[in-house]
RNA sequence: CCUCCCGUAGCUCAGUCGGCAGAGCGCCGGCCUUAUAAGCCGGAGCGCGCCGGUUCGAAUCCGGCCGGGAGGA
Numbered sequence: 001c002c003u004c005c006c007g008u009a010g011c012u013c014a015g016u017c018g019g020c021a022g023a024g025c026g027c028c029g030g031c032c033u034u035a036u037a038a039g040c041c042g043g044a045g046c047g048c049g050c051c052g053g054u055u056c057g058a059a060u061c062c063g064g065c066c067g068g069g070a071g072g073a
Stems, first nucleotide, its partner, number of pairs: 001072007010025004019056001027043005049065005
């Protein structure tokens, strides 16, 4: 320098044929227990890397940039 992949909640990841953004773990409360853990029930979770474009509507499509990874020269 070129090509490809990834960036979504505190963490790990789904959602990527455009139409109200989800799961598990974790966190908070309750039940259970002498107590803790495990288990059960309920709850919060303001999160789509940034900027612009297309569209009635973008996490999703297009362009640029930033960050991480892989391969090649």
This is a predicted structure of a 73-nucleotide RNA (transfer RNA) from Fimbriiglobus ruber. It matches the Rfam family "tRNA". About the family: Transfer RNA (tRNA) molecules are approximately 80 nucleotides in length. By type it is a transfer RNA. Model confidence (mean pLDDT): 82 of 100.